RNA sequence: GGGGCAGUGGUGUAGUGGUAUCACGUUUCGUUCGCAACGAAAAGGCCACGAGUUCGAACCUCGUCUGUUCCA
Numbered sequence: 001g002g003g004g005c006a007g008u009g010g011u012g013u014a015g016u017g018g019u020a021u022c023a024c025g026u027u028u029c030g031u032u033c034g035c036a037a038c039g040a041a042a043a044g045g046c047c048a049c050g051a052g053u054u055c056g057a058a059c060c061u062c063g064u065c066u067g068u069u070c071c072a
Base pairs, nucleotide, nucleotide: 001071002070003069004068005067006066007065010024011023012022018055026042027041028040029039030038048064049063050062051061052060
């Protein structure tokens, strides 16, 4: 320098055009003398950034950034 893959709550992930899934974690409540475990509820992401296409974009197109990998 060129190609591929990836970027989604605090962490790890699902999601191939119709306002985002699950697990762990966090907070509150119940159970307990107390803790743990268990049960219930809640908060937390508008999807790396910018632009375009579309009635509508996490998803399609282009560019940028970061990580990773391959080639030279």

Predicted 3D model of a 72-nucleotide RNA (transfer RNA) from Rhodamnia argentea.
RNAcentral holds the sequence, with entries from Rfam.
The prediction has a mean pLDDT of 83.